[in-house]
Molecule: transfer RNA
Organism: Candidatus Peregrinibacteria bacterium
RNA sequence: GGGUCAGUAGCUCAGUUGGUAGAGCAUCCGGCUCUUAACCGGCAGGUCCAGGGUUCGAAUCCCUGCUGACCCACCA
Numbered sequence: 001g002g003g004u005c006a007g008u009a010g011c012u013c014a015g016u017u018g019g020u021a022g023a024g025c026a027u028c029c030g031g032c033u034c035u036u037a038a039c040c041g042g043c044a045g046g047u048c049c050a051g052g053g054u055u056c057g058a059a060u061c062c063c064u065g066c067u068g069a070c071c072c073a074c075c076a
Stems, first nucleotide, its partner, number of pairs: 001072007010025004019056001028042004049065005
């Protein structure tokens, strides 16, 4: 320098043909228990990496950039 993939809740991830975002775990609250753990129930938590474009409507499509992983090439 070229290419592929990824970036969504605190963490791990889903969200597929564009229609207003969800699961598990963790935190918190409650139940159970002599207490803790385990188990059960519930709440809260995200302008979906950034900017722009297309569209009535974008996490999803297009462009640019940033970050990370991997492959190839070049230099030493």